Overview:
The prediction has a mean pLDDT of 82. Predicted 3D model of a 72-nucleotide RNA (transfer RNA) from Sphingobacterium yanglingense. Rfam family: tRNA. Rfam links the family to the GO term triplet codon-amino acid adaptor activity. It is annotated as a transfer RNA. The organism belongs to Sphingobacterium, within Bacteria.
[in-house]
RNA sequence: AGUACAUUGGCUCAGUGGUAGAGCGCCGCACUGUCACUGCGGAGGUCACGGGUUCGAAUCCCGUAUGUACUG
Numbered sequence: 001a002g003u004a005c006a007u008u009g010g011c012u013c014a015g016u017g018g019u020a021g022a023g024c025g026c027c028g029c030a031c032u033g034u035c036a037c038u039g040c041g042g043a044g045g046u047c048a049c050g051g052g053u054u055c056g057a058a059u060c061c062c063g064u065a066u067g068u069a070c071u072g
Stems, first nucleotide, its partner, number of pairs: 001071007010024004018055001026042005048064005
């Protein structure tokens, strides 16, 4: 330098054009003599960034950034 893949709550990951979700974690309540477990509820994400296509984009296209692998 080129090619491919990845980027979505604090962490790990789903979601292949029509309301952004799960597990763990965090907060509150119940339970318990206390903690833990368990149950119920809640907060937390302008989907890496900038454009484009579309009635509608996390999703399709282009560019940029970062990371990983491979080629030279």